Bacterial RNase P class A from a Bacteroidales bacterium, 363 nucleotides, folded computationally. Rfam family: Bacterial RNase P class A. By type it is a ribozyme. From the family's description: Ribonuclease P (RNase P) is a ubiquitous endoribonuclease, found in archaea, bacteria and eukarya as well as chloroplasts and mitochondria. Its best characterised activity is the generation of mature 5'-ends of tRNAs by cleaving the 5'-leader elements of precursor-tRNAs. Cellular RNase Ps are ribonucleoproteins. RNA from bacterial RNase Ps retains its catalytic activity in the absence of the protein subunit, i.e. it is a ribozyme. The organism belongs to Bacteroidales, within Bacteria. It was read from a public genome assembly, where an Rfam model found it. Of the family's consensus pairs, 97% are formed in the model.
[in-house]
RNA sequence: AAAGUAAAUCGUUCUAUCGCUUGUUUGGUUUACCAAGCAAGAGGAAAGUCCGGACAACAUACAGCAAUGUGCUUGUUAACAGCAAGAUACUCGCAAGAGUAUAGAUUUGUAACAGAAAACAACCGCCUUGAUUUUUAUCGAGGUAAGGGUGAAAAGGCGAGGUAAAAGCUCACCGGUAAUAAUGGUAACAUUAUUAGCCGUACAAACUCACAUGUUGCAACAUCAUGUACACCGAUGUAUAAGAGUAGCUGGCUCGAUAUCGGGGGGUAGAUGGCUAUAGUAUAUUGGUGACAAUAUACAUAGAUAAAUGAUAGAAUUCUACAUUUGUAGAAACAGAAUCCGGCUUAUAGAUUUACUUUUUUU
Repeated sequence: AAAGUAAAUCGUUCUAUCGCUUGUUUGGUUUACCAAGCAAGAGGAAAGUCCGGACAACAUACAGCAAUGUGCUUGUUAACAGCAAGAUACUCGCAAGAGUAUAGAUUUGUAACAGAAAACAACCGCCUUGAUUUUUAUCGAGGUAAGGGUGAAAAGGCGAGGUAAAAGCUCACCGGUAAUAAUGGUAACAUUAUUAGCCGUACAAACUCACAUGUUGCAACAUCAUGUACACCGAUGUAUAAGAGUAGCUGGCUCGAUAUCGGGGGGUAGAUGGCUAUAGUAUAUUGGUGACAAUAUACAUAGAUAAAUGAUAGAAUUCUACAUUUGUAGAAACAGAAUCCGGCUUAUAGAUUUACUUUUUUU
RNA backbone atom coordinates (compact mmCIF):
# COMPACT_ATOMS: atom_id res chain seq x y z
C1' A A 1 0.00 0.00 0.00
C1' A A 2 -3.73 -3.56 -1.58
C1' A A 3 -7.28 -7.40 -0.61
C1' G A 4 -10.19 -9.53 3.28
C1' U A 5 -12.50 -11.10 8.47
C1' A A 6 -15.21 -9.47 12.93
C1' A A 7 -17.59 -5.50 15.73
C1' A A 8 -19.59 -0.56 16.16
C1' U A 9 -21.21 4.74 14.85
C1' C A 10 -23.36 8.35 11.40
C1' G A 11 -26.62 8.25 7.43
C1' U A 12 -27.11 15.03 5.58
C1' U A 13 -25.96 20.36 8.49
C1' C A 14 -27.06 25.78 9.19
C1' U A 15 -29.85 30.49 8.28
C1' A A 16 -34.34 33.26 6.73
C1' U A 17 -39.69 33.50 5.43
C1' C A 18 -44.31 31.08 5.45
C1' G A 19 -47.40 26.91 6.95
C1' C A 20 -49.48 22.25 9.85
C1' U A 21 -50.41 19.06 14.63
C1' U A 22 -50.11 18.41 20.01
C1' G A 23 -49.06 20.41 24.83
C1' U A 24 -48.47 24.74 27.85
C1' U A 25 -48.55 30.31 29.35
C1' U A 26 -50.97 35.10 28.70
C1' G A 27 -55.01 38.04 26.76
C1' G A 28 -60.06 38.53 24.43
C1' U A 29 -64.01 35.57 25.92
C1' U A 30 -69.92 32.27 29.27
C1' U A 31 -67.97 27.83 26.86
C1' A A 32 -66.78 26.68 22.03
C1' C A 33 -63.54 29.81 19.48
C1' C A 34 -59.63 33.72 18.20
C1' A A 35 -54.62 36.12 18.81
C1' A A 36 -49.51 36.15 20.62
C1' G A 37 -45.27 33.57 22.95
C1' C A 38 -42.58 28.99 24.33
C1' A A 39 -41.51 23.59 23.82
C1' A A 40 -41.80 19.15 21.00
C1' G A 41 -43.07 16.63 16.39
C1' A A 42 -41.77 9.70 11.49
C1' G A 43 -36.77 4.75 11.84
C1' G A 44 -32.23 1.74 12.00
C1' A A 45 -35.07 -0.77 10.05
C1' A A 46 -41.13 2.46 11.54
C1' A A 47 -40.94 -2.82 6.75
C1' G A 48 -42.33 -8.60 7.04
C1' U A 49 -46.35 -10.27 10.71
C1' C A 50 -41.98 -14.94 11.93
C1' C A 51 -41.34 -15.67 17.60
C1' G A 52 -42.07 -14.00 22.76
C1' G A 53 -44.70 -10.93 26.11
C1' A A 54 -47.38 -6.52 28.68
C1' C A 55 -52.52 -5.16 28.72
C1' A A 56 -58.05 -6.16 27.93
C1' A A 57 -62.30 -9.54 27.78
C1' C A 58 -64.47 -14.51 28.17
C1' A A 59 -64.34 -15.38 33.93
C1' U A 60 -65.50 -17.02 39.94
C1' A A 61 -62.51 -20.74 37.13
C1' C A 62 -60.60 -26.10 36.36
C1' A A 63 -59.30 -31.47 34.91
C1' G A 64 -58.29 -35.19 31.22
C1' C A 65 -57.48 -36.51 26.11
C1' A A 66 -56.06 -35.02 21.47
C1' A A 67 -53.19 -31.39 18.93
C1' U A 68 -49.08 -28.00 18.24
C1' G A 69 -44.11 -26.42 19.34
C1' U A 70 -39.05 -27.17 21.21
C1' G A 71 -35.03 -30.89 21.84
C1' C A 72 -26.23 -30.83 23.07
C1' U A 73 -24.41 -28.10 27.94
C1' U A 74 -24.30 -23.93 31.23
C1' G A 75 -25.80 -18.98 31.88
C1' U A 76 -28.96 -14.46 30.81
C1' U A 77 -33.92 -12.32 30.39
C1' A A 78 -40.56 -10.30 32.04
C1' A A 79 -40.38 -14.21 28.31
C1' C A 80 -38.59 -16.61 23.83
C1' A A 81 -37.27 -21.30 18.92
C1' G A 82 -33.92 -14.94 21.14
C1' C A 83 -28.86 -13.51 23.07
C1' A A 84 -23.82 -14.94 25.42
C1' A A 85 -20.09 -18.52 26.30
C1' G A 86 -18.76 -23.46 25.40
C1' A A 87 -18.86 -29.19 23.59
C1' U A 88 -19.02 -32.85 19.56
C1' A A 89 -19.60 -34.15 14.24
C1' C A 90 -19.50 -32.29 9.27
C1' U A 91 -18.75 -28.40 5.31
C1' C A 92 -16.31 -23.72 3.09
C1' G A 93 -11.79 -20.60 3.37
C1' C A 94 -4.15 -20.08 2.66
C1' A A 95 -5.78 -17.51 7.12
C1' A A 96 -8.39 -14.13 10.38
C1' G A 97 -13.13 -16.58 10.39
C1' A A 98 -18.18 -18.34 8.58
C1' G A 99 -22.12 -22.03 8.37
C1' U A 100 -25.31 -26.58 9.35
C1' A A 101 -26.81 -30.20 12.86
C1' U A 102 -27.56 -32.23 17.97
C1' A A 103 -33.20 -36.43 23.10
C1' G A 104 -34.10 -42.16 22.74
C1' A A 105 -34.79 -46.75 20.42
C1' U A 106 -34.90 -49.19 16.27
C1' U A 107 -39.77 -49.84 12.59
C1' U A 108 -40.59 -48.12 7.62
C1' G A 109 -38.89 -45.42 3.40
C1' U A 110 -35.18 -42.90 0.11
C1' A A 111 -30.03 -42.49 -2.00
C1' A A 112 -30.78 -39.80 -9.19
C1' C A 113 -27.53 -41.99 -13.16
C1' A A 114 -24.27 -46.13 -13.72
C1' G A 115 -24.22 -51.08 -11.96
C1' A A 116 -26.06 -57.91 -11.36
C1' A A 117 -27.21 -55.64 -6.90
C1' A A 118 -27.73 -49.83 -2.57
C1' A A 119 -28.13 -54.58 2.29
C1' C A 120 -32.47 -61.30 2.05
C1' A A 121 -27.04 -58.88 -3.49
C1' A A 122 -24.08 -62.30 -7.78
C1' C A 123 -22.43 -59.54 -14.11
C1' C A 124 -17.28 -61.38 -15.10
C1' G A 125 -14.56 -64.65 -12.20
C1' C A 126 -12.98 -69.02 -8.47
C1' C A 127 -14.01 -74.18 -6.54
C1' U A 128 -16.68 -79.14 -6.51
C1' U A 129 -19.60 -82.25 -9.49
C1' G A 130 -22.76 -84.43 -13.67
C1' A A 131 -23.80 -84.81 -18.96
C1' U A 132 -22.17 -84.10 -24.16
C1' U A 133 -17.71 -83.93 -27.18
C1' U A 134 -11.81 -86.40 -31.26
C1' U A 135 -9.66 -82.26 -28.55
C1' U A 136 -10.67 -77.28 -27.48
C1' A A 137 -15.10 -76.40 -25.36
C1' U A 138 -20.67 -76.14 -24.18
C1' C A 139 -24.84 -76.85 -20.83
C1' G A 140 -26.87 -78.10 -15.86
C1' A A 141 -26.59 -78.56 -10.20
C1' G A 142 -24.20 -76.92 -5.60
C1' G A 143 -20.80 -73.57 -2.86
C1' U A 144 -18.44 -68.60 -2.64
C1' A A 145 -17.75 -62.87 -2.00
C1' A A 146 -10.78 -62.98 -1.31
C1' G A 147 -9.85 -60.88 -7.31
C1' G A 148 -12.10 -57.50 -11.52
C1' G A 149 -15.88 -53.89 -13.34
C1' U A 150 -19.87 -49.72 -12.21
C1' G A 151 -20.35 -45.92 -8.67
C1' A A 152 -19.80 -40.57 -3.94
C1' A A 153 -20.49 -45.13 -1.29
C1' A A 154 -20.58 -52.42 -2.59
C1' A A 155 -20.66 -55.77 4.02
C1' G A 156 -13.68 -52.06 8.64
C1' G A 157 -8.07 -52.09 7.15
C1' C A 158 -3.32 -54.70 6.78
C1' G A 159 -0.59 -59.40 7.57
C1' A A 160 -0.47 -64.60 8.72
C1' G A 161 -2.97 -69.28 9.32
C1' G A 162 -6.85 -72.08 7.40
C1' U A 163 -10.16 -73.78 3.11
C1' A A 164 -12.33 -77.69 -2.47
C1' A A 165 -12.35 -72.33 -3.42
C1' A A 166 -13.44 -68.51 0.23
C1' A A 167 -15.18 -65.56 4.41
C1' G A 168 -13.44 -62.21 11.44
C1' C A 169 -13.71 -68.59 10.06
C1' U A 170 -9.15 -68.11 13.71
C1' C A 171 -4.97 -65.18 15.54
C1' A A 172 -1.69 -60.53 16.20
C1' C A 173 -1.80 -55.17 15.31
C1' C A 174 -4.72 -50.79 14.02
C1' G A 175 -9.64 -48.27 13.50
C1' G A 176 -14.85 -47.77 14.93
C1' U A 177 -18.70 -49.01 18.63
C1' A A 178 -20.34 -50.44 23.65
C1' A A 179 -19.44 -51.03 28.89
C1' U A 180 -16.44 -50.14 33.28
C1' A A 181 -12.65 -47.42 36.06
C1' A A 182 -9.24 -43.22 37.05
C1' U A 183 -8.03 -37.99 36.11
C1' G A 184 -9.72 -32.89 34.40
C1' G A 185 -14.20 -29.89 33.79
C1' U A 186 -20.47 -26.88 37.04
C1' A A 187 -21.83 -29.69 32.63
C1' A A 188 -22.13 -31.24 27.54
C1' C A 189 -17.59 -33.88 26.99
C1' A A 190 -12.01 -34.92 26.72
C1' U A 191 -7.58 -38.08 27.86
C1' U A 192 -5.73 -42.81 29.51
C1' A A 193 -6.43 -48.01 30.78
C1' U A 194 -9.18 -52.73 30.66
C1' U A 195 -12.77 -56.04 28.50
C1' A A 196 -15.88 -57.68 24.32
C1' G A 197 -15.34 -60.36 17.08
C1' C A 198 -19.97 -56.33 18.76
C1' C A 199 -18.64 -54.29 12.96
C1' G A 200 -21.80 -50.60 6.22
C1' U A 201 -23.04 -44.95 5.65
C1' A A 202 -26.22 -40.68 5.29
C1' C A 203 -31.06 -38.51 5.40
C1' A A 204 -36.42 -38.31 6.23
C1' A A 205 -41.03 -39.77 8.44
C1' A A 206 -43.78 -42.43 12.00
C1' C A 207 -43.06 -44.27 17.28
C1' U A 208 -41.32 -43.30 22.46
C1' C A 209 -39.49 -39.74 26.25
C1' A A 210 -38.83 -34.80 28.55
C1' C A 211 -40.41 -29.72 28.78
C1' A A 212 -43.95 -25.92 27.28
C1' U A 213 -48.79 -24.08 25.49
C1' G A 214 -56.52 -21.57 27.42
C1' U A 215 -58.48 -18.55 23.41
C1' U A 216 -59.36 -13.96 20.92
C1' G A 217 -57.05 -9.51 19.97
C1' C A 218 -56.83 -2.01 20.53
C1' A A 219 -61.25 -3.37 14.43
C1' A A 220 -59.51 -5.98 22.33
C1' C A 221 -62.57 -3.66 25.74
C1' A A 222 -65.34 0.29 28.76
C1' U A 223 -68.68 4.53 29.09
C1' C A 224 -72.10 8.35 27.26
C1' A A 225 -75.56 10.57 23.80
C1' U A 226 -79.37 10.16 19.76
C1' G A 227 -83.27 7.16 17.79
C1' U A 228 -86.75 3.14 17.20
C1' A A 229 -91.46 -1.35 16.29
C1' C A 230 -90.82 -5.94 16.43
C1' A A 231 -96.51 -8.59 21.62
C1' C A 232 -94.97 -9.99 12.74
C1' C A 233 -95.02 -15.12 9.97
C1' G A 234 -93.24 -20.36 9.62
C1' A A 235 -90.57 -24.92 11.32
C1' U A 236 -88.16 -27.84 15.26
C1' G A 237 -87.46 -28.58 20.51
C1' U A 238 -87.74 -27.85 26.03
C1' A A 239 -88.56 -27.81 33.56
C1' U A 240 -87.27 -35.63 34.33
C1' A A 241 -83.34 -28.73 31.57
C1' A A 242 -83.76 -28.36 25.66
C1' G A 243 -80.25 -24.63 24.77
C1' A A 244 -76.09 -20.86 25.31
C1' G A 245 -70.91 -19.63 27.05
C1' U A 246 -65.84 -21.28 27.89
C1' A A 247 -60.04 -22.58 20.54
C1' G A 248 -61.06 -28.91 19.26
C1' C A 249 -63.53 -33.44 22.14
C1' U A 250 -65.25 -35.26 27.03
C1' G A 251 -66.37 -33.94 31.96
C1' G A 252 -67.02 -30.07 35.44
C1' C A 253 -68.74 -24.90 36.33
C1' U A 254 -72.06 -20.57 35.28
C1' C A 255 -76.57 -18.59 33.01
C1' G A 256 -81.15 -20.51 31.81
C1' A A 257 -88.87 -18.90 30.31
C1' U A 258 -87.66 -19.12 26.36
C1' A A 259 -83.73 -21.48 22.58
C1' U A 260 -82.16 -22.55 17.36
C1' C A 261 -82.95 -21.96 12.06
C1' G A 262 -85.53 -19.44 8.04
C1' G A 263 -88.67 -15.18 6.13
C1' G A 264 -90.66 -9.94 6.40
C1' G A 265 -90.00 -5.01 8.51
C1' G A 266 -87.99 -0.47 11.52
C1' G A 267 -83.97 2.73 13.88
C1' U A 268 -78.75 3.98 14.57
C1' A A 269 -73.61 3.63 13.12
C1' G A 270 -71.96 9.93 16.74
C1' A A 271 -68.67 11.19 20.93
C1' U A 272 -65.18 10.11 24.95
C1' G A 273 -61.70 6.87 27.27
C1' G A 274 -58.11 3.03 26.16
C1' C A 275 -53.61 6.71 23.90
C1' U A 276 -48.40 6.67 25.74
C1' A A 277 -43.65 7.49 32.38
C1' U A 278 -42.02 3.06 30.47
C1' A A 279 -39.57 -4.75 31.57
C1' G A 280 -37.80 3.86 29.52
C1' U A 281 -33.09 6.61 27.87
C1' A A 282 -28.03 8.47 28.93
C1' U A 283 -23.51 8.74 31.92
C1' A A 284 -20.35 6.89 35.84
C1' U A 285 -18.76 3.05 39.43
C1' U A 286 -18.62 -2.13 40.88
C1' G A 287 -19.08 -7.54 39.50
C1' G A 288 -18.74 -10.80 35.17
C1' U A 289 -14.73 -13.87 29.41
C1' G A 290 -19.44 -12.11 27.75
C1' A A 291 -24.70 -11.58 27.10
C1' C A 292 -26.05 -8.98 31.37
C1' A A 293 -26.83 -7.39 36.69
C1' A A 294 -26.65 -3.94 40.97
C1' U A 295 -25.99 1.15 42.78
C1' A A 296 -25.83 6.54 42.06
C1' U A 297 -26.93 10.95 39.21
C1' A A 298 -29.52 13.31 35.35
C1' C A 299 -33.43 13.54 31.48
C1' A A 300 -38.83 13.36 29.65
C1' U A 301 -38.54 12.60 23.84
C1' A A 302 -45.36 12.33 18.29
C1' G A 303 -50.31 10.70 19.87
C1' A A 304 -52.85 11.78 14.62
C1' U A 305 -58.13 9.32 13.56
C1' A A 306 -58.36 9.36 6.63
C1' A A 307 -54.61 10.59 9.10
C1' A A 308 -50.02 16.52 11.20
C1' U A 309 -44.37 15.95 11.52
C1' G A 310 -43.72 20.37 5.71
C1' A A 311 -42.71 24.09 1.46
C1' U A 312 -39.45 27.89 -0.79
C1' A A 313 -34.55 30.33 -1.18
C1' G A 314 -29.41 30.50 -0.11
C1' A A 315 -25.00 28.53 1.91
C1' A A 316 -22.26 24.33 3.70
C1' U A 317 -20.80 18.82 3.86
C1' U A 318 -19.86 14.07 1.28
C1' C A 319 -19.21 11.30 -3.34
C1' U A 320 -18.38 10.87 -8.83
C1' A A 321 -16.49 12.80 -13.64
C1' C A 322 -13.61 16.51 -16.19
C1' A A 323 -10.07 20.33 -15.47
C1' U A 324 -5.54 22.66 -12.98
C1' U A 325 -8.02 28.85 -14.38
C1' U A 326 -8.31 26.99 -6.26
C1' G A 327 -13.12 25.78 -11.00
C1' U A 328 -17.54 23.38 -13.76
C1' A A 329 -21.49 19.79 -13.86
C1' G A 330 -24.26 15.98 -11.58
C1' A A 331 -25.79 12.98 -7.44
C1' A A 332 -26.85 12.10 -2.10
C1' A A 333 -29.48 5.45 -0.49
C1' C A 334 -33.42 1.97 1.86
C1' A A 335 -37.53 4.22 3.04
C1' G A 336 -42.75 6.97 6.57
C1' A A 337 -45.52 6.02 13.43
C1' A A 338 -51.35 4.13 14.37
C1' U A 339 -51.93 -0.08 21.66
C1' C A 340 -46.91 -0.77 23.42
C1' C A 341 -42.29 -3.42 24.25
C1' G A 342 -38.04 -7.38 23.51
C1' G A 343 -36.04 -10.18 19.39
C1' C A 344 -35.41 -12.51 14.36
C1' U A 345 -35.49 -11.82 8.99
C1' U A 346 -35.26 -8.67 4.66
C1' A A 347 -33.78 -3.66 1.93
C1' U A 348 -29.90 0.04 1.98
C1' A A 349 -25.96 5.62 -2.06
C1' G A 350 -22.03 6.51 0.99
C1' A A 351 -18.72 7.98 5.19
C1' U A 352 -15.94 7.00 9.85
C1' U A 353 -13.55 4.07 13.94
C1' U A 354 -11.22 -0.31 16.42
C1' A A 355 -8.87 -5.20 16.44
C1' C A 356 -7.08 -9.24 13.48
C1' U A 357 -5.47 -12.24 8.69
C1' U A 358 -2.91 -12.75 3.86
C1' U A 359 0.20 -10.68 -0.04
C1' U A 360 3.79 -7.07 -1.86
C1' U A 361 7.44 -3.12 -1.23
C1' U A 362 10.91 -0.13 1.66
C1' U A 363 13.96 0.55 6.05